[in-house]
RNA sequence: GCUCCAUUAGCUCAGUGGCAGAGCAGUCGAUUCGUAAUCGACCGGUCGGGGGUUCGAAUCCCCCAUGGAGCU
Numbered sequence: 001g002c003u004c005c006a007u008u009a010g011c012u013c014a015g016u017g018g019c020a021g022a023g024c025a026g027u028c029g030a031u032u033c034g035u036a037a038u039c040g041a042c043c044g045g046u047c048g049g050g051g052g053u054u055c056g057a058a059u060c061c062c063c064c065a066u067g068g069a070g071c072u
Base pairs, nucleotide, nucleotide: 001071002070003069004068005067006066007065010024011023012022013021018055026042027041028040029039030038048064049063050062051061052060
C1' cells in the first nucleotide's frame, strides 16, 4: 500500500428497509428469621463520525476513525 471482518445499553451480543431488543451488571420490590438463589418491575442508547439513496436507514452506497485478520 491492497483486500476482508468488526463497531448497537456499563459488559457480551441479537436485530438483512417500517416501534431499537435480550442476557449479565445496576436500582427497587416480592420471597426468607437473615443471606444466597429464585421471581417481578424499573433504569440505562444522539445504533463509532460525516455524507448520500429512499416516503422511511442500525440495516443499502461512499468517505473517515478505531480495533482485528490476510496479502504484498
This is a predicted structure of a 72-nucleotide RNA (transfer RNA) from Caldicellulosiruptor bescii. The source organism's lineage runs through Bacteria, Bacillati, Caldicellulosiruptorales, Caldicellulosiruptoraceae and Caldicellulosiruptor. Rfam family: tRNA. Its mean pLDDT, the model's own confidence on a scale to 100, is 85.